[in-house]
RNA sequence: GCAAUCCCCGCGGGAGAGCGUGGCCGGGCUCACCGCCCGGGCCACCGCCGAAGGCGCAAAUCCGCCCGGAAUCGCUCAGGCAAAAGGAUCGCGGGGAGGAG
Numbered sequence: 001g002c003a004a005u006c007c008c009c010g011c012g013g014g015a016g017a018g019c020g021u022g023g024c025c026g027g028g029c030u031c032a033c034c035g036c037c038c039g040g041g042c043c044a045c046c047g048c049c050g051a052a053g054g055c056g057c058a059a060a061u062c063c064g065c066c067c068g069g070a071a072u073c074g075c076u077c078a079g080g081c082a083a084a085a086g087g088a089u090c091g092c093g094g095g096g097a098g099g100a101g
Stems, first nucleotide, its partner, number of pairs: 005097009018046001020045005025039005047081003053077001054075003061070003
């Protein structure tokens, strides 16, 4: 001590699919009951999404081929399906590690 690469912080962008149904519980309206309404509450069921995380290479793709491996592929365990939040990932700025030539 400038590169690739990685980590942290800040700012900005960032898709898909149900404001589903039923029950329980709690709360509100009501003198009370009935009834109605509400709930990021609990449980069950149905439909769906893939971009936290996780799992798999069966197909296709990539690592020139096999083997082996990979994710932007597949599964949908987890997560999610109004808004908000979250969000793979992208850009910019700052800091650190790194250390080719």